This is a predicted structure of a 379-nucleotide RNA (Bacterial RNase P class A) from an Anaerobacaceae bacterium. Its Rfam family is "Bacterial RNase P class A". Rfam classes the family as a ribozyme. Rfam's curators write: Ribonuclease P (RNase P) is a ubiquitous endoribonuclease, found in archaea, bacteria and eukarya as well as chloroplasts and mitochondria.

[in-house]
RNA sequence: AGAGUGGGUUGGGCGAUCGCUGGUUUCUAUUGAGACCAGAGGAAAGUCCGAGCAGGACAGGGCACGGUGGUGGCUAACGGCCACCCGGGGCGACCCGCGGGAAAGUGCCACAGAAAAUACACAGCCGAUGUUCCUUCGGGGACAGGUAAUGGUGAAAUGGUGCGGUAAGAGCGCACCGCGGCGUCGGUGACGGCGUCGGCAGGGCAAACCCCACCGCCUGCAAGACCAAGUAAGCCGGACACUCGGCCCGGGUAGGAGCGGCGAUCAGCCGUUCAACCGGCGGGUAGGUCGCUUGCCGUAAGGCAGAGCUAACUGGCAACAGUUAGCCAAGAUAAAUGAUCGCCAUAUACAGAACUCGGCUUAUAGACCCACUCUUUUA
Numbered sequence: 001a002g003a004g005u006g007g008g009u010u011g012g013g014c015g016a017u018c019g020c021u022g023g024u025u026u027c028u029a030u031u032g033a034g035a036c037c038a039g040a041g042g043a044a045a046g047u048c049c050g051a052g053c054a055g056g057a058c059a060g061g062g063c064a065c066g067g068u069g070g071u072g073g074c075u076a077a078c079g080g081c082c083a084c085c086c087g088g089g090g091c092g093a094c095c096c097g098c099g100g101g102a103a104a105g106u107g108c109c110a111c112a113g114a115a116a117a118u119a120c121a122c123a124g125c126c127g128a129u130g131u132u133c134c135u136u137c138g139g140g141g142a143c144a145g146g147u148a149a150u151g152g153u154g155a156a157a158u159g160g161u162g163c164g165g166u167a168a169g170a171g172c173g174c175a176c177c178g179c180g181g182c183g184u185c186g187g188u189g190a191c192g193g194c195g196u197c198g199g200c201a202g203g204g205c206a207a208a209c210c211c212c213a214c215c216g217c218c219u220g221c222a223a224g225a226c227c228a229a230g231u232a233a234g235c236c237g238g239a240c241a242c243u244c245g246g247c248c249c250g251g252g253u254a255g256g257a258g259c260g261g262c263g264a265u266c267a268g269c270c271g272u273u274c275a276a277c278c279g280g281c282g283g284g285u286a287g288g289u290c291g292c293u294u295g296c297c298g299u300a301a302g303g304c305a306g307a308g309c310u311a312a313c314u315g316g317c318a319a320c321a322g323u324u325a326g327c328c329a330a331g332a333u334a335a336a337u338g339a340u341c342g343c344c345a346u347a348u349a350c351a352g353a354a355c356u357c358g359g360c361u362u363a364u365a366g367a368c369c370c371a372c373u374c375u376u377u378u379a
Stems, first nucleotide, its partner, number of pairs: 001375010012344007020039008041350001045361002048359005053220004060249004065216005070084005085099001086097004100211002105209002107205003122151002124147003129144006159177006178200001179198008224290004234281005241253003256274007294305004306328001308327008
């Protein structure tokens, strides 16, 4: 100097005038005026996970169903994050992972190929051994039989490379590698190193069904609570019913009162009425307040708390945890933060909260910073 890899910050700022929403406060006593403070994001997107919170008696047990899947940590939790192991890719910094089980069972591997597993040889090689034909007696041919080394097909064809051996071959033998067992060392562990023994013999797919381990109550702020108003204090059914996502089991609700009949003037049973409970049908109202923006206590000052934010220190490889100090951020409801001008400037991309938070995924013009890798050159 060039080419890369991983991570981080920002993504308009300042001033003036007018306008909008919320809060505090002063005047006013009105659907008002003034002052001050605050007012969209790193993804607010997707609605893919997890939770806080609310309601449903226990939210109980089981089945079904769904999710995750190497080891160890972090976290309120997660399918998230961090570190490590193994496998694959890359010269490398680094990146990816469909990462438990194929010896419980079932199933699939198209086409091509002889053959894709009970794999019984397509071409080729041999024919030592056995049978047979010919012969110029050198040998030639056929058959039985042997052969997974060579060739072909394919993603994959009886572990790979080399040497020896054989009639030709083959773990047939040997060396190294691969695979499996045992021992030992290191590591929390997944696993790795070393040594030794064994010729070990079809593979792949579980992101195929399945098996194993762990996790999962349901519905959700349109949750839910209160106030007001209003209709038909309506109608039907139920106790072997109803009930918490589907099914089963346990459990819970199913009270009571009056009249009549049977009965023994009892217990009990049957019918009916009222009313409560459960379920369904129908009608009316669909307005307001809260939830809603850190929470609670207190007149206030302030105090206590928080998976809250920022900074420093300590511990940890890290994710993160602890301590101390400071701070407390938009709450709309047909939906607020806009318009104009001036200056700065590298210049605006993707794009707008709707209960809140921790993640993941997707989109993103431009600018800046840090660390590391490779190549080339100079000292």
The coordinates come from a structure-prediction model, not an experiment, and the mean pLDDT is 77. The sequence is in RNAcentral, with records from ENA. A source record names the gene rnpB.